[in-house]
The RNA shown here (small-subunit ribosomal RNA) has 1483 nucleotides and comes from a soil metagenome. The coordinates come from a structure-prediction model, not an experiment, and the mean pLDDT is 82. It matches the Rfam family "Bacterial small subunit ribosomal RNA".

């Protein structure tokens, strides 16, 4: 001084797990789009692919000789000057590029080197004395296309040799001294060994030796990558002797002895990879990169190898090979850009064939200077970072243009336009640096930066988003298309998500996008995570490395701590200061750099070494307990089987049934014998064992753990990778054994079908004895061990107290095995937990070791390695796919779970329906049309409570276009509204024609035509709506403040005991209230009482009206918790809600309805509007629903005789009286209605004859004939009368419906609508007037509580596999291709070594060697017919496995079988609903 932010997304909702996605920052960046200028950087990440062309290393004449050209002097010759090539000497090993290769001393940090080397430069110390032989160049002669070579002849040095000298070196051999590992001083002796000159100036080289500085080489040590599905490697390999080799230690080499050497702390392999300073990102700790700029390193076309040299095994040097270009006269040669531009190619991508050595440095030279693609600068490209601008101000309650609009209006927006200034910036014009040290000259950049002046606003804005995360919202287009999309998702006609317009947000010479790395990610958790149920404790137990370890006391310093001191390059980064106008950018200092090393110091804790203790851990002994284990024996019951007896038709067997057994004597029964499995009762929440696991008794052998003494040993301990050993079932081998049961299989059955579930029979098997296998829901789904944190009960085993004669109880203690927090008793606190739940037998607090985990699926699968006789078993991935998989707990629902409780739900009972005939309504077919709508309850005598025209929406067919109807504006007309008359036509309507105007006179009203907005629409969406209605259901539920529980969804309240028709009411109680629903207020009916009253015979009154009182468990017995109620009884018209209505909570069915009505949208628009005619809706093989009238004697006919309510009349009901059988028809009183009418207002019932069981004197269809009325019109298609006719049909199959009292059945009246009716229907209205109800076991709905659950669109729910099609990746796979690393054998280049020859040029032998051949093998990679499984895909097949007791509980491991899910066998778990028992806790 700086230091940490979270969001979507699993679900109806919730918490949690836990994965997927974003925001952020970064880049050598690529791509879109779009681009004004400058400054500092920065640019082939891919083919270490392949290169045309230039240039990137020369320089020295003061080392040397020649040629050759110019100047002087001059013409022998000499000087001075340039050029060449060439001898010599120095440089070329730096500089400058690349990251192939390299997992290594390559790098980096520290040390070493007593085991080395250094050319130029510095410093000291010495010295350079004689003499000698060559060659290039040049010349001549050949050869070759070429490159280039041969031979002969001349010459000169700092070129080369030979001798001298020896300050010194260097060798060898010795003393001495100091260190040690070879070393180093000082000294003795033998032996060996130097030089070069050029210049004439302040001189520059030469030799030798020594020190130094910079620079190298080797050696240590620590440190940094992935794999163990790579576990063993290695023969010069590890060490030692001698030689040999190097500047130098070494197996570097090589000969010979010995057999060592690494490895689990990860060798060997194998994949990747140049390393560091540092870069990016992050609170850090990390994690991830190594571009530019530095430090090392490595390579120069691939591969090998030397040579010069102080340094190379050499980037622009040599030799050979290989492969590639080129030249070539075919003989033979020539190249190497991973130097700077620069092509070409590879790819998303990466630059000019520029200037200049002015500075900086470098190489050579004395030195001028030459070189210098290093370097300095300019160009390109927005590849980055960092600055500026693209204009300031004023300017309208607001132009236009666009967009929206609820049509008023709002937004763009002071934004423009317009006035008023400015001049960064451009353009011109002048001026003009610094960078030049160094006295002078010398600038590529450059007429640049940067000054003045001048014009003039003038030359300069874009992308990206606008659902939510995440800042910004309208309108139009599209209609699961078309697209978006990071993720959640959006799009199926009203898309803030698609495409556009407008408008808003964010950033701006930039903005998005894509990749990649970091963060968020505590999602690999050291900092800083987990494993009872989410992923995750190995099945147990023993124990070796490891890790980790008790008290004490000395000591050592390895760890630790401080302290100095050396390194930790330099830049970067931080932080002050400075300089470019500012910042980028650069400079100066300071900080830092967490490491490493040496020294010194502390000495607590951890480690070492020593020596002690006993609490940890073992021993000893002393009595007990136990289904511990192994073996041998040895009992009774059972089943079943033989024999034998009695006995006679049956038995067995299920829901029921068969299959089977049985007259050959079975099943029952009794004796008998035989054989083999498993051990009732005791038996318990009991004991034992590490686990698996273990039960008749007995005996033997034998292992462990408790208690108890405190005697002994002295820390001997815990844990455990690797690694041994056990280790249920089932399952293999072999040999036994086999009575019961029983996988497979065979039959019966069940079923659509049964490879299953039931049922008959049975084999492996299930015992035994060896020997494998080594898995299980091997579970407490909870590794081990060790301290600590309140207990109570009951038990198990041992032991001490008291007490007894002993014991039993009782108390106290160790050890174990359980259970206890519920609304109360039993507290089980604290603390934990996602919550459930755990709670001294932890899942609490904490230590130490192990093992595991890291989304779902693929997949515990492949491939690969151990095992195993198989079956199989341990290890154990990845492509690809999804956005979730998942725990736990909440609310519904829902269950072929469970409790209560209710309803005309069932039962009881009455009448129906389905069977006939006909009405009516759907469907269905039919039609030009049969208009639409309503479809389980909850559509179908519904909508419609009145289809001949009309109505009508439907069909033909004719007609009209501002219109059949409503409101307005403007122009014309001028007839009042209008109406009349002729033609045509079905009609409406067309065409003509005719008279004809009101006024207050103002063109005011009104009409008509003409134009316009405009009407109109039963066209569509009921799944945009309003409103209404249906159903659950008159069900009793449904909810809200407060408060209280819970992390929360949510609970309580509203759960429980009682009771009620009721969530009605009491009583209790973390609830206390309250709300909408129940009830109750309202209306009708039932008594009375007052008043009133048209009409009426009603007057102690009947009817009507209006009030009023009257029923409240109010009284009384019982029951009940002193209660709420509940039976009963009195009184009362009327008794327990009196009987009926009206009234239907929150909601649920996207339920109906656009066709009553309103209304968004979206269509039509001389037609989908509107008119008329004439036809449909009435059709008719069938089918269904509702009803009608019967099938007859409880009856039909015929006389007679009684008795009602509601209601309705003026376009109306209609009386007398008279005609007609009759429908009716003539008639007109009377009524606007208590007066009069329908209407003497009724039938059923009553009395009385008659039919006599029959298709009838029953039933009335259907058919003919004649009437009557309505109405413009009865044919499609009206009612009714009268004759006649006279079907079906004898009471109705499975199956259904209604109804609990004035109900049910019957019996008839009236009303709507209505011109008339298709009414047998609807709505009321009185009249007659039962019969049952034990009871809730069952159907069905509903309601409360509780219980599983994989369901939330809610079981009409979810979900499994096989088969069919597609698409897709990955393993298998006869085999084929090809890379890599090695290895054997054989053949070799240049080059090295040996060795022998020599003319001194070399030549020959042997051995090594790149690189090729050959061989078998290893690994990896790409291809492969074919078969197998995965995974994804739109509404496919075929069945239901699993989630409720999921209809046979379900899972686990096995084994056998089946189209599949899967069955069945065995053993095991609870992660199993129910109901019984036990058996604990409390009372």
């Nucleotide at each position: 001084a700086a230091u940490a932010a979270g969001a979507g997304u699993u679900u109806g909702a919730u918490c949690c797990u836990g994965g997927c996605u974003c925001a952020g920052g970064a880049u050598g960046a690529a791509c879109g789009c779009u681009g004004g200028c400058g400054g500092c950087g920065u640019g082939u990440c891919u083919a270490a692919g392949g290169c045309a062309u230039g240039c990137a290393a020369g320089u020295c004449g003061a080392a040397c000789g020649c040629u050759c050209c110019g100047a002087c002097g001059u013409u022998u010759c000499g000087u001075c000057g340039g050029a060449g090539a060439g001898u010599g000497g120095c440089a070329a090993a730096c500089g400058g590029g690349u990251g192939a290769g390299u997992a290594a001393c390559a790098c980096a940090u520290u040390g070493g080197u007593a085991a080395c080397c250094u050319g130029c430069c510095u410093c000291a110390a010495a010295g350079a004395c004689g003499g000698g032989u060559a060659u290039a160049a040049u010349c001549c002669a050949g050869c070759g296309a070429a490159a280039g070579c041969u031979g002969g002849a001349c010459u000169a040095a700092u070129c080369c040799c030979c001798g001298a000298u020896g300050u010194g070196c260097u060798u060898a051999a010795g003393u001495a001294g100091c260190u040690u590992a070879a070393g180093u001083u000082a000294u003795u002796u033998a032996a060996g060994u130097a030089a070069a000159g050029c210049u004439u100036u302040u001189g520059c080289g030469c030799u030798u030796u020594g020190a130094g500085a910079g620079g190298g080489g080797c050696c240590u040590a620590u440190g940094g990558c992935u794999u163990a599905u790579c576990a063993g490697c290695u023969a010069g390999u590890u060490g030692g002797u001698g030689a040999g080799g190097u500047a130098a230690a070494a197996g570097c080499u090589c000969a010979c002895c010995a057999a060592g050497g690494c490895u689990a702390c990860g060798a060997c392999g194998a994949g990747u990879a140049g390393c560091g300073g540092g870069u990016g990102u992050g609170a850090g700790a990390g994690c991830a990169u190594g571009a530019u700029c530095c430090g090392c390193c490595u390579c120069a076309a691939g591969g090998g190898c030397a040579c010069u040299g102080a340094g190379a095994c050499a980037c622009u040097g040599g030799c050979c090979u290989u492969a590639c270009u080129c030249c070539u006269a075919c003989g033979g040669g020539a190249g190497g850009c991973u130097g700077c531009a620069g092509u070409c190619a590879a790819g998303a991508a990466u630059c000019u064939u520029c200037c200049c050595c002015a500075a900086u440095g470098g190489a050579c030279g004395a030195a001028a200077g030459u070189c210098u693609g290093a370097g300095g600068g300019a160009g390109c490209g927005a590849c980055g970072c960092c600055g500026c601008g693209u204009g300031a101000c004023c300017g309208a309650a607001g132009a236009a243009g666009c967009u929206c609009u609820u049509c008023g209006g709002a937004g763009u927006g002071u934004a423009a336009a317009g006035g008023u200034c400015u001049u960064u910036u451009c353009u011109g014009u002048g001026g003009g640096a610094u960078g030049a040290a160094c006295a002078a000259a010398u600038g590529a950049c450059c007429g640049u930066a940067c000054c003045a002046c001048a014009g003039g606003a003038a030359u300069a804005a874009g992308g990206g988003g606008c659902u939510g995360c995440u800042a910004a919202c309208c309108u139009c287009g599209u209609g699961c298309c078309a697209g978006c999309a990071g993720c959640a998702g959006c799009g199926g006609u009203a898309a803030g998500a698609c495409g556009a317009g407008g408008g808003c947000c964010c950033c701006a010479a930039g903005c998005g996008u894509u990749a990649u790395c970091c963060g968020g990610a505590a999602u690999u958790a050291u900092u800083g995570g987990g494993c009872g149920u989410a992923a995750a404790g190995c099945g147990u137990c023993u124990g070796c490395a490891g890790g980790c370890g008790g008290a004490u006391u000395u000591u050592u310093a390895a760890g630790u701590u401080g302290a100095a001191c050396g390194u930790u390059a330099a830049a970067u980064c931080u932080c002050a200061g400075g300089g470019c106008u500012c910042a980028a950018c650069c400079c100066u200092g300071a900080a830092a750099c967490c490491g490493c090393g040496u020294u010194c110091a502390a000495g607590a804790c951890u480690g070492g070494a020593a020596a002690u203790c006993u609490a940890g851990a073992g021993g000893a002994c002393g009595g007990g307990a136990g289904a511990g284990g192994c073996a041998a024996g040895u009992g009774g019951a059972a089943u079943u089987g033989c024999c034998g007896g009695u006995g006679u038709a049956g038995u067995a067997g299920u829901a029921a049934a068969a299959u089977g057994c049985g007259u050959u004597a079975a099943u029952a029964u009794c004796g008998g014998c035989a054989g083999g499995a498993a051990c009732a009762c005791c038996a318990a929440a009991u004991g034992c064992g590490a686990a698996a696991g273990c039960a008749u008794c007995u005996u033997g052998c034998u292992g462990g753990a408790a208690c108890g003494u405190c005697c002994c040993u002295g820390a001997c301990g815990c844990u455990c990778a690797g690694a041994g050993a056990c280790g249920a079932a089932a399952g293999c081998g072999u040999g036994g054994g086999u009575a019961g049961c029983g996988a497979a299989u065979g039959g019966g059955a069940u079923u659509a079908g049964a490879u299953a579930c039931c049922c008959c029979a049975g084999u492996a098997g299930u015992c035994c004895a060896c020997g494998c296998c080594g898995u299980a829901a091997a579970c407490g789904a909870u590794g081990g061990a060790u301290a600590c944190u309140a207990g109570a009960c009951a038990u198990u085993g041992g032991a001490a107290g008291u007490a007894u004669c002993g014991a039993c109880c009782c108390u106290u203690u160790c050890a174990g095995u359980g259970u206890c927090g519920u609304u109360u008793a039993c507290a089980a606190a604290a603390g934990a937990u996602a919550a459930c739940u755990c709670g001294u037998u932890a899942a609490g607090u904490a230590u130490c070791c192990c093992g595991c985990c890291u989304g779902g699926g693929g997949a515990g699968u492949a491939c690969g390695g151990c095992c195993g006789c198989a079956a199989g078993g341990c290890u154990a991935a990845a492509a690809c796919u999804c956005a979730a998989a998942g725990g736990a707990a909440u609310u519904g629902a829902c269950g072929g779970g469970g409790a209560c409780c209710c309803g005309c739900a069932c039962a009881a009972g009455c009448g129906g329906u389905g069977g006939a005939a006909c009405a009516u309504g759907u469907g269905g077919u039919u039609u030009a049309a049969u208009u639409c709508g309503a479809c389980a309850a909850u559509a179908a005598g519904c909508g419609a409570g009145g289809a001949a025209c009309c109505u009508u929406a439907c069909c033909a067919g004719g007609g009209c276009u501002c219109a059949a109807c409503u409101a307005c504006u403007a122009g014309c007309u001028g007839c009042a509204u209008a109406u009349c008359c002729u033609g045509g036509g079905a009609a409406a309507c067309c065409a003509g024609g005719a008279a004809g105007c009101c006024u207050u006179c103002g063109a005011g009203g009104g009409u008509g035509c003409u134009a316009g907005a405009u009407a109109g629409g039963u066209g569509c969406u009921g799944c945009a709506u309003g409103g209404u209605u249906g159903u659950c259901g008159u069900c009793a539920g449904c909810u809200c403040g407060u408060g209280c529980c819970g992390u929360g969804a949510g609970g309580u309240g509203u759960a429980c005991g009682g009771u009620u028709a009721a969530g009605u009411c009491c009583g209790g109680u973390a609830a206390c209230g309250a709300g909408c629903g129940c009830a109750a207020c309202c209306c009708c009916c039932g008594c009375g009482c007052u008043g009133u009253g048209u009409u009426a015979a009603g007057u102690u009154u009947u009817c009507a009206c209006a009030g009023c009182g009257a029923a409240c468990u109010g009284c009384c017995u019982a029951c009940c918790u002193u209660a709420a109620g509940u039976a009963g009884g009195a009184g009362g018209a009327a008794g327990g809600c009196g009987g009926g209505g009206a009234u239907g909570a929150c909601g649920u069915c996207a339920a109906a309805u656009c066709a009553g009505c309103a209304u968004g949208g979206c269509u039509c628009u001389u037609a989908c509007g509107u008119c008329c005619u004439g036809g449909g809706c009435g059709a008719c093989a069938c089918a269904c629903g509702u009803g009608u009238u019967a099938c007859a004697a409880u009856g039909g006919c015929c006389g007679g005789u009684a008795c009602a309510a509601u209601g309705g009349g003026c376009u109306g009901c209609c009386a007398a009286a008279c005609c007609g059988u009759a429908a009716g028809g003539u008639g007109g009183a009377g009524c606007u209605a208590a007066u009069c009418c329908c209407a003497u207002c009724a039938a059923a019932a009553c009395c009385g004859g008659u039919c006599u069981c029959a298709g009838u004197u029953c039933g009335g269809a259907u058919u003919g004939a004649g009437g009557u009325c309505u109405g413009c019109a009865a044919u499609u298609c009206g009612a009714c009368c009268u004759c006649a006719u006279g079907a079906a049909g004898c009471u109705g199959g499975a199956a259904u419906c209604g109804c609990u009292a004035g109900u049910a059945a019957u019996c008839g009246c009236a009303g709507a609508u209505c011109a008339g009716c298709c009414a047998c229907g609807c709505u009321g209205c009185g009249g007659u007037g039962a019969a049952u109800a034990c009871g809730u076991u069952c159907u069905c709905g509903g309601g409360u509580c509780u219980u599983g659950u994989a369901c939330a669109c809610a079981c009409c729910g979810c979900c499994c596999g096989u088969c069919a099609c597609g698409u897709c990746a990955a393993g298998a796979g006869a085999g084929u291709c090809g890379g890599u690393a090695a290895u054997g054998c054989c053949c070799a280049a240049a080059c090295c070594c040996c060795g022998a020859c020599g003319u001194c040029c070399g030549u020959c032998g042997g051995g090594g060697g790149a690189a090729g051949g050959u061989a078998g093998g290893a690994c990896c990679g790409a291809u492969g017919a074919u078969a197998g499984g995965g995974a994804c895909g739109a509404a496919g097949u075929c069945g239901u496995a699993a989630c409720a007791a999921g209809g046979c509980a379900c899972g686990c491991g096995u084994a056998g079988c089946g189209g599949a899910a899967g069955c069945u066998g065995u053993g095991c778990g609870u992660g199993g609903a129910u109901c019984a028992c036990c058996u604990c806790c409390u009372u």